[in-house]
RNA sequence: CGGGGAGUAGCGCAGUGGUAGCGCACUCGCUUUGGGAGCGAGGGGUCGCAGGUUCAAAUCCUGUCUCCCCGA
Numbered sequence: 001c002g003g004g005g006a007g008u009a010g011c012g013c014a015g016u017g018g019u020a021g022c023g024c025a026c027u028c029g030c031u032u033u034g035g036g037a038g039c040g041a042g043g044g045g046u047c048g049c050a051g052g053u054u055c056a057a058a059u060c061c062u063g064u065c066u067c068c069c070c071g072a
Base pairs, nucleotide, nucleotide: 001071002070003069004068005067006066007065010024011023012022013021018055026042027041028040029039030038048064049063050062051061052060
């Protein structure tokens, strides 16, 4: 320098045009003498960043940043 892959909640991931979700973690409640476990409820996201297409973008297109792999 070129090609490919990844980036979404504190962590691990799903979601491939139409309300952003799951598990763990966190908070509260129930249960327990207490803790843990279990059950119920709740909070938390400018979807890496910036533009474009579209009635509508996490999703499609372009540029860019970080990480991983391959090649030179």
The RNA shown here (transfer RNA) has 72 nucleotides and comes from a bacterium. It was read from a public genome assembly. Its Rfam family is "tRNA". It is annotated as a transfer RNA. Its mean pLDDT, the model's own confidence on a scale to 100, is 82.